A computed fold for a 64-nucleotide RNA from a Gammaproteobacteria bacterium, annotated as Glycine riboswitch aptamer.
Its Rfam family is "Glycine riboswitch aptamer". About the family: This family represents the bacterial glycine riboswitch.
Taxonomically the source falls in Gammaproteobacteria (Bacteria, Pseudomonadati, Pseudomonadota).
RNA sequence: CUCUGGAGAGUGACCGUAUACAGGUCCACCGAAGGGGCUCAAGCUCUCAGGUAUCAGGACAGAG
Numbered sequence: 001c002u003c004u005g006g007a008g009a010g011u012g013a014c015c016g017u018a019u020a021c022a023g024g025u026c027c028a029c030c031g032a033a034g035g036g037g038c039u040c041a042a043g044c045u046c047u048c049a050g051g052u053a054u055c056a057g058g059a060c061a062g063a064g
């Protein structure tokens, strides 16, 4: 890198769009990309980013 499996948490309100959907704002929420802090480490923690219908992403695991 490729294939497969892969959790958590509102699509809640408003605007917009107009079969639906994308997008923006506000509040609430999640921890399993990444990142920060504490720590010998394990682990814990923050949530900046990311994420909370679908898609996508996804630590981790198996095979090549």
Stems, first nucleotide, its partner, number of pairs: 001064005010027001012026004028052003034048001035046004